[in-house]
RNA sequence: GCGAGUGUAGUAUAGUGGUAAUACAUAACCUUCCCAAGGUUAGGUCGUGGGUUCGAUUCCCAUCACUCGCU
Numbered sequence: 001g002c003g004a005g006u007g008u009a010g011u012a013u014a015g016u017g018g019u020a021a022u023a024c025a026u027a028a029c030c031u032u033c034c035c036a037a038g039g040u041u042a043g044g045u046c047g048u049g050g051g052u053u054c055g056a057u058u059c060c061c062a063u064c065a066c067u068c069g070c071u
Base pairs, nucleotide, nucleotide: 001070002069003068004067005066006065007064010024011023012022013021018054026042027041028040029039030038047063048062049061050060051059
């Protein structure tokens, strides 16, 4: 330099044009004499910028980061 792949909550992952989800974690509450365990509830997320569309995490383009391969 060329090509391919991945990017979603604090962490690990699903999702796939129509209100973004699960587990763990975090906070509050309940339970308990206390702790642990358990239960309920809540907050928090689509790498960035454009385009298409009534509507984009999803489709297209560019770009950034990481990984792999070729030279």